RNAcentral holds the full RNA, with entries from ENA. This is a predicted structure of a 684-nucleotide part of an RNA (large-subunit ribosomal RNA, domain II) from a Minisyncoccales bacterium. The organism belongs to Minisyncoccales, within Bacteria. It matches the Rfam family "Bacterial large subunit ribosomal RNA". Rfam links the family to the GO terms ribosome and structural constituent of ribosome.
Context: one part of a larger RNA
RNA sequence: GCCAACGAGUUCUUUUAUCUUCUUUGUUUAAGUCCUUUUGGGACGAAAGCAAAGUGAAAGCAAGCGUUAAUAGCGCAAUAUAUUAAGAAGGUGAAAGAGACCCGAAGCCAAGCGAGCUUGCCAUGGCCAGGGUGAACCCCGCUGAAAAGCGGGGGGAGGCCCGAACCCGUGAGUCGUGCAAUACUCUGGGAUGAGCUGUGGUAAGGAGUGAAAAGCUAAUCGAGCUUGGUAAUAGCUGGUUCUCCCCGAAAUAGCUUUAGGGCUAGCGUUUUAUUAUUAUUUCCAGGGGUAGAGCACUGGAAGGAUUGUCUUGGGCUUUGCUCGGACUUUCUUACCAAACUCCGAAUACUGGAAAUUUAAAUAAAGCAGUCAGACUGUGGGGGCUAAGCUCCAUAGUCAAAAGGGAAACAGCCCAGAUCUUAAUCUAAGGUCCCUAAAUCAAACUAAGUGUUUUAAAGGAGGUGAGGUUCCUCUGAUAGCUAGGAGGUUAGCUUAGAAGCAGCUAUCCUUUGAAAAGUGCGUAACAGCUUACUAGCUAAGGAACUUUGCGCCAAAAAUUUACGGGGCUAAAGUUUGAUACCGAAGAUAAGAAUCCCGCUUCGGCGGGAUGGUAGGGGAGCGUCCCUAACGCAAUGAAGCUUCAUUGUAAGAUGGAGUGGAGUAUUAGGGAGUGAGAAUGUUGGC
Numbered sequence: 001g002c003c004a005a006c007g008a009g010u011u012c013u014u015u016u017a018u019c020u021u022c023u024u025u026g027u028u029u030a031a032g033u034c035c036u037u038u039u040g041g042g043a044c045g046a047a048a049g050c051a052a053a054g055u056g057a058a059a060g061c062a063a064g065c066g067u068u069a070a071u072a073g074c075g076c077a078a079u080a081u082a083u084u085a086a087g088a089a090g091g092u093g094a095a096a097g098a099g100a101c102c103c104g105a106a107g108c109c110a111a112g113c114g115a116g117c118u119u120g121c122c123a124u125g126g127c128c129a130g131g132g133u134g135a136a137c138c139c140c141g142c143u144g145a146a147a148a149g150c151g152g153g154g155g156g157a158g159g160c161c162c163g164a165a166c167c168c169g170u171g172a173g174u175c176g177u178g179c180a181a182u183a184c185u186c187u188g189g190g191a192u193g194a195g196c197u198g199u200g201g202u203a204a205g206g207a208g209u210g211a212a213a214a215g216c217u218a219a220u221c222g223a224g225c226u227u228g229g230u231a232a233u234a235g236c237u238g239g240u241u242c243u244c245c246c247c248g249a250a251a252u253a254g255c256u257u258u259a260g261g262g263c264u265a266g267c268g269u270u271u272u273a274u275u276a277u278u279a280u281u282u283c284c285a286g287g288g289g290u291a292g293a294g295c296a297c298u299g300g301a302a303g304g305a306u307u308g309u310c311u312u313g314g315g316c317u318u319u320g321c322u323c324g325g326a327c328u329u330u331c332u333u334a335c336c337a338a339a340c341u342c343c344g345a346a347u348a349c350u351g352g353a354a355a356u357u358u359a360a361a362u363a364a365a366g367c368a369g370u371c372a373g374a375c376u377g378u379g380g381g382g383g384c385u386a387a388g389c390u391c392c393a394u395a396g397u398c399a400a401a402a403g404g405g406a407a408a409c410a411g412c413c414c415a416g417a418u419c420u421u422a423a424u425c426u427a428a429g430g431u432c433c434c435u436a437a438a439u440c441a442a443a444c445u446a447a448g449u450g451u452u453u454u455a456a457a458g459g460a461g462g463u464g465a466g467g468u469u470c471c472u473c474u475g476a477u478a479g480c481u482a483g484g485a486g487g488u489u490a491g492c493u494u495a496g497a498a499g500c501a502g503c504u505a506u507c508c509u510u511u512g513a514a515a516a517g518u519g520c521g522u523a524a525c526a527g528c529u530u531a532c533u534a535g536c537u538a539a540g541g542a543a544c545u546u547u548g549c550g551c552c553a554a555a556a557a558u559u560u561a562c563g564g565g566g567c568u569a570a571a572g573u574u575u576g577a578u579a580c581c582g583a584a585g586a587u588a589a590g591a592a593u594c595c596c597g598c599u600u601c602g603g604c605g606g607g608a609u610g611g612u613a614g615g616g617g618a619g620c621g622u623c624c625c626u627a628a629c630g631c632a633a634u635g636a637a638g639c640u641u642c643a644u645u646g647u648a649a650g651a652u653g654g655a656g657u658g659g660a661g662u663a664u665u666a667g668g669g670a671g672u673g674a675g676a677a678u679g680u681u682g683g684c
Stems, first nucleotide, its partner, number of pairs: 001684006011098013026050003032044005054061002064076004101239002104236001108229006119203009128193001130162003133158001137154007166190003171186004205221001207217003242619006252265005266370002268367007279356008292343001293341002298337003302333004308327004313323004373398010403414003418591004423587003429581003432565003438578007450567002458552002462549010479536005485509003490504003515530001519528002592609007620673001622670007630662002638657008
């Protein structure tokens, strides 16, 4: 991991709702006793409960009672109306108490068992190769007046030194389903001492022992182990077993030692009752201060003019003038505001009327679930007008919704799956191939732009369309030929300055035209060129502006990348036209169930039937019991397989196997249905 078996809403008491049955002006017996064909049944048994009267805290009073000084009020009740009321038993739903649907803690307490591991202590034994150092003390010698000093010899101290056994475990490596639930190798510390060790004994669970690490107390220690209390408790996680039919949520509010829990409300379902109260559209009548707008208030903020006060300021022709600066007054121009408003919608909301209509609404009662929501569009707050961010409002979808489209893709677009059909029409979206279905017409794009949802500021004789102005056969623009001069090298400056370093001025003349010079160039000249002019040629040319589609700007991590192939008078973009494809949508034909209406009771017509939590309804199957009636060695159950049949759970039959029980009908009762629980046991 797989297979098989087992495996989870039960039982009792009480309460409540509903259904069925019984009794009847009350109802029911409990314990117990007696009888009996004895897991049972029958009879007796009214003790007691509920009901028949309420009210008050109560004494109590009583169709009334309580409150109070009072009935004055008020609270509850009765009379009356209506309905039979009421009780008991059983079934079902729910609640409370119990283990209470099942499994699951860490823990708490009690009584015992442990010191053969380890910690400390006690008693009694054992062990420590070899080498080194050389304390006290003693003796001898020398020196000395002495005290004492020096030398030599002996001696053998030490939590001394080196280093085996022994004890330990420093560093590294190996190992790490190991040799090993702590080891191995190398290296290392102690090694006559607070040393190591054998045997026996002793101290224990809030206790021991501890040269103290909360260490150790049998591979367990911030409180050992075993059993019991015990099915501890778990607002937490996981699991919770057959079928079909009808309806179908919530992820919100308030409160909560509350926030992943609960209670009440909201939203669901079932039953009963009431009825048109509900919904949508149109019309009518309302209030409002949002969007927008505005500046009349409150504030903000830019410019101009202007008033007043102050002014270390600047300039000048200086008793002053003028230019400013700070605050301020008024006017004016263009503005800004969630906490501004002289104004002011659309929607929304409230009420009334009408229309529509198999559309609900309200109340009571039984039973719930929900209190983590998600995204998208719109209006906003927070944030960075960041987030697949967060918090509200509003609508939709998902949640609980399958189908088609968006390559793939809960929340986007289309559309809501009762079932069947190789039928038809459409939606969104598409129609070159993958891949169902397409053509026509007119333009644009040359960038593979694009074929996708999105790229900016800025830049450019890309290209299409339009507009305005100007030049032009009296010849434009471009091109070609020629000229482009003189006073003069203008003056100044300068080493020089001659059109062309710089400053000033920018005249006159000859001309068809020619600047005291547009740009190169020279040291300065020179040289080239331009403006300007003539001729040749020949028909359009120049500037600005609006707009369509393109270009650059343009960098990302597996794969080039429109889903791919590929596509250029498109298979791209814009516009127009007509077809077609395309869904579980609509239609067609048939079938099932539910609801409404009609009914001659045979049916007919219409509508509905996605669904999680959850509510309601109807069934299938297993085991056992009772009764009836069957089957079975001429072969029961079970198992294997085939066929038939039912909307499903399932049922029936044939064949084979098997070898002794078992079906059907009507009731009753449950240890009654497994795929999941790191489920339990067994097998492989």